[in-house]
RNA sequence: UGAGUUGACGGCUAGGGUUCCGGCGCAGCUGUGCGUGUCUGGUCCGAGAGCUGUCACCGCAGGGAGAGACAUCCCCUGCGGCGCACGGCGGGACAAAAACCCGGGAGAC
Numbered sequence: 001u002g003a004g005u006u007g008a009c010g011g012c013u014a015g016g017g018u019u020c021c022g023g024c025g026c027a028g029c030u031g032u033g034c035g036u037g038u039c040u041g042g043u044c045c046g047a048g049a050g051c052u053g054u055c056a057c058c059g060c061a062g063g064g065a066g067a068g069a070c071a072u073c074c075c076c077u078g079c080g081g082c083g084c085a086c087g088g089c090g091g092g093a094c095a096a097a098a099a100c101c102c103g104g105g106a107g108a109c
Stems, first nucleotide, its partner, number of pairs: 004109001007055006015045002020042002022039001023036005057081008084104001086107001090102003
């Protein structure tokens, strides 16, 4: 100095906090208000390096279409494939936080 195989979207999970609901405490007295996430929770946020599904893509086989045949292109179906991935500090968003986003970044190897 260079290389190291990186498609899109959905559902969920590890994880995360506290707007709302619920819990708890206090006040109030039936309308509720304040505090508390050092409350297991529901809503909520949520992974490149977690799980899973669909599509895309690649290979093989079969079929279809096109005024003869073959091949290519195009369409459909079936089967198979879709690898690797150590990682801050700091900053950012929403109510807030995070393994979210900056970020498969810096760096390491």